A computed fold for a 1402-nucleotide RNA from an uncultured bacterium, annotated as small-subunit ribosomal RNA. Its mean pLDDT, the model's own confidence on a scale to 100, is 81. It matches the Rfam family "Bacterial small subunit ribosomal RNA".
[in-house]
RNA sequence: UAGAGUUUGAUCCUGGCUCAGGAUGAACGCUAGCUACAGGCUUAACACAUGCAAGUCGCGGGGCAACAUGUAACUGGCUUGCCAAUAAUGAUGGCGACCGGCGCACGGAUGAGUAUCGCGUAUCCAACCUUCCCAUAUCCACGGUGAUAGACUGCCGAAAGGCAAAUUAAUACCAUAUGUUGUCGCACUCUGGCAUCAAAAUGCGACGAAAGGAUUAACGGAUAUGGAUGGGGAUGCUUCCGAUUAGAUUGACGGCGGGGUAACGGCCCACCGUGGCGACCAUCGGUAGGGGUUCUGACAGGAAGGUCCCCAACAUUGCAACUGAAACGCGACCCAAACUCCAACCGGAGGCAACAGUGAGGAAUAUUGGUCAAUGGGCGUAAGCCUGAACCAACCAAGUAGCGUGCAGGACGACAGCCCUAUGGGUUGUAAACUGCUUUUAUGCGGGGAUAAAGUAUGGGACGUGUCCCAUUUUGCAGGUACCGCAUGAAUAACGACCGGCUAAUUCCGUGCCAGCAGCCGCGGUUAUACGGAAGGUCCGGGCGUUAUCCAUAUUCUGUGUGUUUAAAGGGAGCGUACGCCGCCCCUUAACCGUGUUGUGAAAUGCCGCGGCUCAACCGUUCCCGGAAGCGCGAAUUGGGGGGAUUGAGUGUGCGAGACGCAGGCGUGAUUUCGUGGGUGUAGCGGUGAAAAGAUUUAGAUAUCACGCGGAACCCGGAGUGGGAAGGCAGCUUGGCGGGAGCACUACUGACGUUGAAGCUGGAAGGCGCGGGCAUGGUACAGGACUAGAUUCGUUCAUAGUCCGCGCGGUAAAUGAUGGAUGCCCGCUGUGUGCCUCUAUGGUAGGCGGCCAAGCGACAGUGUUUAGCAUCCCUCGUGGGGAGUAUGCCGGCAACGGUGAUACUCAAAGGAAUUGACGGGGGGCCGCACAAGCGGAGGAACAUGUGGUUUAAUUAGAUGAUAGGCGAGGAACCUUACCUGGGCUUGUACUUCCAGAGGAGGAUACAGAGAUGCUGAGUCCUUUCGGGGCGCUGGCGGAGGUGGUGCAUGGUUGUCGUCAGCUCGUGCCGUGAGGUGUCGGCUUAAGUGCCAUAACGAGCGCAACCCCUCUCCGUAGUUGCCAUCAGGUGAUGCUGGGCACUCUGCGGACACUGCCACCGCAAGGUGUGAGGAAGGUGGGGACGACGUCAAAUCAGCACGGCCCUUACGUCCGGGGCUACACACGUGUUACAAUGGGGGGUACAGAGCGCCGGCUCGCCGCAAGGAGAGUCCAAUCGCGAAAACCUCCUUCAGUUUGGACUGGGGUUUGCAACCCGACCCCCCGAAGCUGGAUUUGCUAGUAAUUGCGCAUCAGCCAUGGCGCGGUGAAUACGUUCCCGGGCCUUGCACACACCGCCCGUCA
Repeated sequence: UAGAGUUUGAUCCUGGCUCAGGAUGAACGCUAGCUACAGGCUUAACACAUGCAAGUCGCGGGGCAACAUGUAACUGGCUUGCCAAUAAUGAUGGCGACCGGCGCACGGAUGAGUAUCGCGUAUCCAACCUUCCCAUAUCCACGGUGAUAGACUGCCGAAAGGCAAAUUAAUACCAUAUGUUGUCGCACUCUGGCAUCAAAAUGCGACGAAAGGAUUAACGGAUAUGGAUGGGGAUGCUUCCGAUUAGAUUGACGGCGGGGUAACGGCCCACCGUGGCGACCAUCGGUAGGGGUUCUGACAGGAAGGUCCCCAACAUUGCAACUGAAACGCGACCCAAACUCCAACCGGAGGCAACAGUGAGGAAUAUUGGUCAAUGGGCGUAAGCCUGAACCAACCAAGUAGCGUGCAGGACGACAGCCCUAUGGGUUGUAAACUGCUUUUAUGCGGGGAUAAAGUAUGGGACGUGUCCCAUUUUGCAGGUACCGCAUGAAUAACGACCGGCUAAUUCCGUGCCAGCAGCCGCGGUUAUACGGAAGGUCCGGGCGUUAUCCAUAUUCUGUGUGUUUAAAGGGAGCGUACGCCGCCCCUUAACCGUGUUGUGAAAUGCCGCGGCUCAACCGUUCCCGGAAGCGCGAAUUGGGGGGAUUGAGUGUGCGAGACGCAGGCGUGAUUUCGUGGGUGUAGCGGUGAAAAGAUUUAGAUAUCACGCGGAACCCGGAGUGGGAAGGCAGCUUGGCGGGAGCACUACUGACGUUGAAGCUGGAAGGCGCGGGCAUGGUACAGGACUAGAUUCGUUCAUAGUCCGCGCGGUAAAUGAUGGAUGCCCGCUGUGUGCCUCUAUGGUAGGCGGCCAAGCGACAGUGUUUAGCAUCCCUCGUGGGGAGUAUGCCGGCAACGGUGAUACUCAAAGGAAUUGACGGGGGGCCGCACAAGCGGAGGAACAUGUGGUUUAAUUAGAUGAUAGGCGAGGAACCUUACCUGGGCUUGUACUUCCAGAGGAGGAUACAGAGAUGCUGAGUCCUUUCGGGGCGCUGGCGGAGGUGGUGCAUGGUUGUCGUCAGCUCGUGCCGUGAGGUGUCGGCUUAAGUGCCAUAACGAGCGCAACCCCUCUCCGUAGUUGCCAUCAGGUGAUGCUGGGCACUCUGCGGACACUGCCACCGCAAGGUGUGAGGAAGGUGGGGACGACGUCAAAUCAGCACGGCCCUUACGUCCGGGGCUACACACGUGUUACAAUGGGGGGUACAGAGCGCCGGCUCGCCGCAAGGAGAGUCCAAUCGCGAAAACCUCCUUCAGUUUGGACUGGGGUUUGCAACCCGACCCCCCGAAGCUGGAUUUGCUAGUAAUUGCGCAUCAGCCAUGGCGCGGUGAAUACGUUCCCGGGCCUUGCACACACCGCCCGUCA
């Protein structure tokens, strides 16, 4: 020492991206009261107008232009001794320009250059200099000569400026003299040291100085030595990136001798030598001033170098020198260049990276301010002068710190407002009002010279020569500032961003994938906490956000502190150079290391403490920290040196194994081509999924037999065997040539080892060059097919190549996806080789395999052949794509190989494992799923529904299975939702309250299509007399909507599917998602059961319980029944009677694999088994797990938002929903003889009936009509058809079929025109069994046949729901199609294969 979001359906990991923190010379947006301190061109080292930034000294000098003074002269005024003017005088104060001295090399600016002894740090100079300053010593001594500026005169030029002549001074210049402890040479002596040398003493010789001004003090000059300061030079170490920069260098490296310099040096030169640098990164290219420090970080580090300080560099660009103590000189000079300006065009002038300021550039950075008062600098003896250094002020939220915008009370939680709301209320909110208090700040007035200030000058004093003290005088920019006091009055002062998660803080409205937001994930398609606004809230606060950049987070370049089997990453292999690392013992050394100490490490900064500004920031001060170097001491380790040993390594001797390599020789059987006008033989052969092409065949193929030629390859043995570094290696053989492990012995050497960047060598297949060879198979090319196309796959022919020799090339999923070496660490087992005792199921060594413990690992896994524990060395990785691409270089004959990026783009890409779904994966099971059958659909006509089209409207919904005779179980009006037209507007659907008039209701007549309007005969009810009921009119408030959203919903429903599944608790396993249970074996219709079992139990489903049906029993008998008894009829349970039977109602019983046989551990299965009405869930129904399809329905109902309100509400007339070139679904009737028609005749069940069902006789051909009667029902009524018997018909568009047309009727109903049904007569269409394809059904089923019911006035019903009658065929079986369940496997899918995704084209 903090993390979070983001890859997935979920998980663990790898890995990137993003956020939260801090910082800035910042910029931009909104906002803004004050004070203090610090800061302010990061871009164009771009160009610059104007002013200013370096002068000073008259105590160096000649002088006198300007000013002032004096003097005497003259003129004027006059006050007669004053003023003014003029000219003179350098006499005085002073002084422009000039000579001279000192300074101008400081201070100030900038970041262009520089990758360097430039900087930093340490050391050295015995190889050096140093103006001014200090100390010491000595000399200032006679004097002198010649110039020159200025001024004057003359001349040239536009100007800048220049020239000439004569004259003049100095502390200017020159020469001479003297001269020390200077320098040089010689001689001699002594000392020192790292030093080729240095220092010192003595003697001799040579060389070498100067300047005066002033006259009081003092200053100045010269020489020498020393000090101090400042500089110069040398060296060690450190100091960015790039190898797509690997070689670079000729004064280059060294020597000798010179030159030059303050001094060393190839610094320069002559000669001689051939060196010196480089993988420890030279050279080259790019970038960059360096440091103190600053920011960040836990540290290690990383990034930066603005302000302040130190150093270096530069001054428009480039070169050179002069002067000087010092320069190669920002405000000096010469030359060149570019630019600007002036010009009379001859020629000149200039350099803001000083301070202000201007233009330009830019997102962006200030005043053409004040003062030398302080600090500091230059000159001067000094006064003083100069100083854009400096100190101040102005501007700027551009930073840091401080203060304020009030404090306390105050609830009816006030009214009003905004906002929300479930309409009750909540919130804004103690907020306000109101009451009391305070006055920082603000404003006004006044005080305040505090502080920075000490000096200077003059005078005095002290000590004794430059300091101190005293007195006086004088000096303030800031500034009438800081600070203090008084007065007034809450008075003058709050914003910004955000509110989906990360991340503190939520609601409403608007918008509707639009407008927009966004740091990442992502929001927005009609209820957006994510856009915009509002209200509320959160964070911060004179600021708040955004953008840019740096550090941290990031253990995400990993030394601290990472990895490389599968995530990115082990080089394809070996040998080996440099480098790195290295076994045991003894002695030594002390480089490393540890520790102590010395000097240094500037100041500022930082840290701890103390102090000063009212506090703080800020400032002052003390201590500390930090690096490298020197000198000591030291046990072990590492290193250096020496010695020794043998275990690492190597050698020797012996043995045995082997597809190890190279070379030569020999062989084998088979395929195939070819040959032998060989033999036999005849029509096709070949090829494929099926075919075709075929230069394959009657010239005899294919087939078959024989002989021959040729090339390639080596069956079996042969194994998860062997040996090899890898690639790779297989017929046999050689008394050929080579290589290497292993074992045994332990004789020899004595650490000789290991790894290995470069380098070298070997390196599959394919490819390339030259030359051979060529049997098989066979890129390219070609033909024929498949196909939408088919340059692919399959077919035919076939070249290169495949083979051999010699070269090149140098890559592979060159894989164990696992670099090499050494040591250590549990076991079991197989196999090949050697050795040991030679008995074995033995031991041992080194190989090749399998399974496991610990450990490791994200997991899968690995596990003595390690992916374990350790050490050493090498290679390589750092998000995905772009891309192993481009470019450069190297290699190659080429092909190509090696090395190897950027821009741009994404928020992931990825590994392992999990659960599902999926697979033209596997196993196993089921289902009218197929198969086996029976009947249909698809063809015709009609009915009905749908699509489409049409229309004023053809209302709207449902659309694969799971819409389509569906909602609708009844569209002529109504229904009705649609269209057209006419009306109404609180609404003739309903309703609260109030008010009014009483009438309400309403016959009749009129208008009208009707709604409606008008007319108004006769005429209200009740009452406790207040009123109430009732309707009308008006008003207030509700209404109403089949308008939208089934993707906001409830409820209901379909489907998978009556499929056998779906889960939970506890336990156990796994880091986790999750698994186990629920798996396995057997069994079942079934997750039904049994056995087994880290699981044990449980729940929802299955089954059972419920209903109907089948048999029996009990009970009860009317409306049912009639065996017995009696009566009666034409006949009949018709009647008495009875309840035995049938039947009905109720209640029970029965079936459980219970029994038997066989099979099986059991569960259970099998059986023309027994018994039984029924036998293995007896048959049927209701019943539908967790869930899926955003499945269906807002139009059945309910309901949230939204929308309409003289209409999207409501009423009425008429129309439409019934349209019709067409397409589809579901049905009906048929196509006929197993039929049709006529006649005769028999047998049901379940339902229904008074707005009704019907009967009877009569009428009508019939539908039906009028009359009489019966039944509110086990009482009366409705009622079969097919079947059966008989007649006709005899295979045809018919005695089939009935559509369609015409005529006539019946009936329902206000009303059958659009648009009902039925009856009679007539008309008599298509259709002769239906293509591809497709559907239902496993037994009382299919098929066939009628009957009933709901809805309903009637009915378009051939539909739906029920009922009975007659009544089959077939199932070998599970390969295939469809659907489903289970186990397993693969997966880049998870919206889940109708997925994902690649390429081409547009």